[in-house]
This is a predicted structure of a 163-nucleotide RNA (Lysine riboswitch aptamer) from a bovine gut metagenome. The coordinates come from a structure-prediction model, not an experiment, and the mean pLDDT is 83. The same sequence occurs in records of 2 taxa.
RNA sequence: AGAGGCGCGGUUAUCAUCAGUACCGCUGCGGAGGGCGUCGCCGCCCUAUGAUGUAGAUGGGAAAGGGAUCACCGCCGAAGGGGUCGGAUGGCGAUUGUUCGGCUGCCUGGGCAACAGGUAAACAGCCUGUUGACUGUCAUCAGACCACUUCUGGUGGAGCACU
Numbered sequence: 001a002g003a004g005g006c007g008c009g010g011u012u013a014u015c016a017u018c019a020g021u022a023c024c025g026c027u028g029c030g031g032a033g034g035g036c037g038u039c040g041c042c043g044c045c046c047u048a049u050g051a052u053g054u055a056g057a058u059g060g061g062a063a064a065g066g067g068a069u070c071a072c073c074g075c076c077g078a079a080g081g082g083g084u085c086g087g088a089u090g091g092c093g094a095u096u097g098u099u100c101g102g103c104u105g106c107c108u109g110g111g112c113a114a115c116a117g118g119u120a121a122a123c124a125g126c127c128u129g130u131u132g133a134c135u136g137u138c139a140u141c142a143g144a145c146c147a148c149u150u151c152u153g154g155u156g157g158a159g160c161a162c163u
Stems, first nucleotide, its partner, number of pairs: 001163002005076001007075005013069003023060002026056004033046004038094005079108003082104008109135002112132008137157008
C1' cells in the first nucleotide's frame, strides 16, 4: 500500500413510526402535598386562586432516541464489547439510572440465520451468548493438474493476522 462484501462507522436532508402517546387547557370527584433520574440531607420551584391522584368529553397536541431512502465523509480492529478514569444530569454523599469523552494489543476475522437474555413504543434496530452452515486468510494432509502455480475435499489456527 492492498483485499475480504447484504463489509464497518459517521453526518445532513426527506419520509414513516413513536402517537392521538407525553404534555397543555376545560369539566367533575377529591382535599395536601408535589417537582428537579433513585435514596438521604439541603437548596430552589409549584400548590386551598386547589397539589399528588382519579374520571370524562366531537378541546388542542409534540419531541428525542431508534428505523428506511438518497447524497456525502472516514475507513478494512473497519468497528463492537468488557474493564477503568473523568465530565454532565441544582449542591453534598451513596451500593445511583442515563448520557458524553479519554485510556486499555482483555474478547471478537467477517456477514447471515435460528434460539435465549438485555435495551427499546415495537414482532424494527442495537448489544451479549449458544448453535449452524457460508465466506475470506494462513497452515497442514490427500487427490487432480503437472516447472512454479492453480483447483477439489478434509482438519486446524487467528486480524499483533494475510498479500